[in-house]
Context: one part of a larger RNA
RNA sequence: GAUUAACGCUAGCGGCAGGCCUAAUACAUGCAAGUCGAACGGCAGCGGGUGUAGCAAUACAUGCCGGCGAGUGGCGCACGGGUGCGUAACGCGUAUGCAAUCUACCUAUAACUGGGGAAUAGCCUUCCGAAAGGAAGAUUAACACCGCAUAACAUCACGAAACGGCAUCGUUUUGUGAUCAAAACUCAGGUGGUUAUAGAUGAGCAUGCGUGACAUUAGCUAGUUGGUGAGGUAACGGCUCACCAAGGCGACGAUGUCUAGGGGGUCUGAGAGGAUGAUCCCCCACACUGGUACUGAGACACGGACCAGACUCCUACGGGAGGCAGCAGUAAGGAAUAUUGGACAAUGGCCGCAAGGCUGAUCCAGCCAUGCCGCGUGAAGGAUGAAGGUGCUAUGCAUUGUAAACUUCUUUUGUCCCGGAAUAAACCCCUGAUUUCUAUCGGGGCUGAAUGUACGGGAAGAAUAAGGGACGGCUAACUUCGUGCCAGCAGCCGCGGUAAUACGAAGGUCCCAAGCGUUAUCC
Numbered sequence: 001g002a003u004u005a006a007c008g009c010u011a012g013c014g015g016c017a018g019g020c021c022u023a024a025u026a027c028a029u030g031c032a033a034g035u036c037g038a039a040c041g042g043c044a045g046c047g048g049g050u051g052u053a054g055c056a057a058u059a060c061a062u063g064c065c066g067g068c069g070a071g072u073g074g075c076g077c078a079c080g081g082g083u084g085c086g087u088a089a090c091g092c093g094u095a096u097g098c099a100a101u102c103u104a105c106c107u108a109u110a111a112c113u114g115g116g117g118a119a120u121a122g123c124c125u126u127c128c129g130a131a132a133g134g135a136a137g138a139u140u141a142a143c144a145c146c147g148c149a150u151a152a153c154a155u156c157a158c159g160a161a162a163c164g165g166c167a168u169c170g171u172u173u174u175g176u177g178a179u180c181a182a183a184a185c186u187c188a189g190g191u192g193g194u195u196a197u198a199g200a201u202g203a204g205c206a207u208g209c210g211u212g213a214c215a216u217u218a219g220c221u222a223g224u225u226g227g228u229g230a231g232g233u234a235a236c237g238g239c240u241c242a243c244c245a246a247g248g249c250g251a252c253g254a255u256g257u258c259u260a261g262g263g264g265g266u267c268u269g270a271g272a273g274g275a276u277g278a279u280c281c282c283c284c285a286c287a288c289u290g291g292u293a294c295u296g297a298g299a300c301a302c303g304g305a306c307c308a309g310a311c312u313c314c315u316a317c318g319g320g321a322g323g324c325a326g327c328a329g330u331a332a333g334g335a336a337u338a339u340u341g342g343a344c345a346a347u348g349g350c351c352g353c354a355a356g357g358c359u360g361a362u363c364c365a366g367c368c369a370u371g372c373c374g375c376g377u378g379a380a381g382g383a384u385g386a387a388g389g390u391g392c393u394a395u396g397c398a399u400u401g402u403a404a405a406c407u408u409c410u411u412u413u414g415u416c417c418c419g420g421a422a423u424a425a426a427c428c429c430c431u432g433a434u435u436u437c438u439a440u441c442g443g444g445g446c447u448g449a450a451u452g453u454a455c456g457g458g459a460a461g462a463a464u465a466a467g468g469g470a471c472g473g474c475u476a477a478c479u480u481c482g483u484g485c486c487a488g489c490a491g492c493c494g495c496g497g498u499a500a501u502a503c504g505a506a507g508g509u510c511c512c513a514a515g516c517g518u519u520a521u522c523c
Base pairs, nucleotide, nucleotide: 001522002521003520005519006518007517008516009515012375013374014373015372016371017370018368019367020333025331026330027329029328030327031326034075035074036073039072040071042068043067046066047065048064049062050061051060052059053058082286083285084284091211092210093209094208095207096206097205098204101203102202106199107198108197109196110195111194112193113192114148116146117145124137125136126135127134128133154179155178156177157176158175159174160173161172162171163170164169184191185190212258213257214256219249220248221247224246225245226244227243228242229241230240231239261283262282263281264280265276266275267274268273288309289308290307291306292305311322312321313320314319339365341364342363343362347361348359349358350357351356378409379408380407381406388400389399390398391397392396415459416458417457418456419455423450428445429444430443431442432441433440434439467512468511469510470509471508472493473492474491478507479506480505481504482503488495489494
């Protein structure tokens, strides 16, 4: 000098930031991922309409309308958010390569979108179970599922030619054959669907170099190292398998043990370096522990599935349910770390044609002097140098000290009163122009959690606001009294045994200041 700090004493305000470093310990409760009726069958509930009965209240019927629980289907749930257990590794950083690769949504271009079928959830009926849940029968729809047709610039097989490269090879042109597609909805404008190519974005893989400690760890290795063939993958590869060979790594530190997420950065330092990896950003890993795959463009998936284990809960003892390292919050641990808050107004995300819905992402508010920065606790004048305190060479002098009183002034801040934002223009609605309801541009309207906040104006009034540590040297700042190697101090040197500037108190002084000291850690 610095800190995600803690502790002691003290404390007026604001702005901006930060806030479980320990138990990746266990979790009550609520919320954190849904959405689409413009894909579908429908209609449990709500509102409306219609009909029947009734004087009426009302009752019943009816998917007819707005809509919509549960269900089928689509997209999303692989993002966003958390944590740092593991990992000394192509994990990360940097630089390359893929002639060894994939990529939903988006963009551009080209072509197509014909004709059929069988089910199933829901609903209904019945049954089993304490529950979670499950079984059987009947019936039904789709952009769900399955054949058929058509098809190449796609894929595969067999050929031809040209060009190129980086070894295997690649690209272009071209011939023949084989294989494979689609889905509808509609406000009739469109919105979708399929195939192919290219782009964009994202991802995968490989490689050079760099990236801890210990040699009181010196040898390690059997899918091990390489080959051939096969399987597998989006893709190369012992990735896996069969066979063959005996290789491969290592003092330029293999192997082993311990420690650790990596980087941009941060702290310090003139720099070189040393230390560190909170907040923010990028990458990685993980989601009670271990394993496994399914679905999908993408996961071996935090709020999905299955199995095993530990733990907790329910049970009718037959069997079931759960996973806060999401946001709050609880217990425990600890020196120690916050509210079971508001809003989707903005930014962004998902779904939707849209209206809109969801969003503990996010934006805000609350708590904490935890940090940084700023402001204030008054300003000017004022000598009888007042009183009081303290000291002394003591009728007096010195000091506190322009300090106070007193006079004049100001009102930051605080209190009260009045006014009062920006963040919000988009989507959408109305409308004008180009004009093709398709896009662009323009005008008007709608929308604010924070918020009656920020900010502005006014009123009265010095009014509401100073402490902490130190004073032997290092180190700025000294005297008196008490104590008497006691009580105590102390970072080091060292003070204290009767005049202690070092202990305790007082007066004075010094340093910082809403903080000041102490402790811990790094340079």
This is a predicted structure of a 523-nucleotide part of an RNA (small-subunit ribosomal RNA, 5' domain) from an uncultured bacterium. Its mean pLDDT, the model's own confidence on a scale to 100, is 86.